Transfer RNA from Marinagarivorans sp., 74 nucleotides, folded computationally.

RNA sequence: CGGAGUGUAGCGCAGCCUGGUAGCGCGCCAGCUUUGGGUGCUGGAUGUCGGGGGUUCAAAUCCCUCCACUCCGA
Numbered sequence: 001c002g003g004a005g006u007g008u009a010g011c012g013c014a015g016c017c018u019g020g021u022a023g024c025g026c027g028c029c030a031g032c033u034u035u036g037g038g039u040g041c042u043g044g045a046u047g048u049c050g051g052g053g054g055u056u057c058a059a060a061u062c063c064c065u066c067c068a069c070u071c072c073g074a
Base pairs, nucleotide, nucleotide: 001073002072003071004070005069006068007067010026011025012024013023020057028044029043030042031041032040050066051065052064053063054062
């Protein structure tokens, strides 16, 4: 320098192709259970969806651009 991929909750990921309430598991908090802890059950909190711009009634999703990381090539 060229090409490809990834970026979403504290962590790991799905959702993107085909635009329409932002989810799952683990973890965290509270209650019940227990002498206590663990387990189990119930409930709850947590997101500028990597940044910016555009299209649209509506964008995590489509388009442009930038950033970080990984891989391949030179």

Its mean pLDDT, the model's own confidence on a scale to 100, is 80. Rfam family: tRNA. Rfam links the family to the GO term triplet codon-amino acid adaptor activity. By type it is a transfer RNA.